[in-house]
RNA sequence: GCGGGAGUAGCUCAGUGGUAGAGCGCCUGCUUGCCAAGUAGGAGGUCGCGAGUUCGAUCCUCGUCUCCCGCUCCA
Numbered sequence: 001g002c003g004g005g006a007g008u009a010g011c012u013c014a015g016u017g018g019u020a021g022a023g024c025g026c027c028u029g030c031u032u033g034c035c036a037a038g039u040a041g042g043a044g045g046u047c048g049c050g051a052g053u054u055c056g057a058u059c060c061u062c063g064u065c066u067c068c069c070g071c072u073c074c075a
Base pairs, nucleotide, nucleotide: 001071002070003069004068005067006066007065010024011023012022013021018055026042027041028040029039030038048064049063050062051061052060
């Protein structure tokens, strides 16, 4: 330099055009003598960044940043 993959909640991930979700974690209530477990509820998101297409973009297109894998050239 070229190609491919990943980036979404604190963590691990789902969501392939129509109001952003799950598990774990966190907070509160119930339960218990206390803890843990169980159970009910709650908070938490500029979907890496910028632009384009569209009535509408996490999703399609272009650019760009970071990480992972492979290939090539030079030394």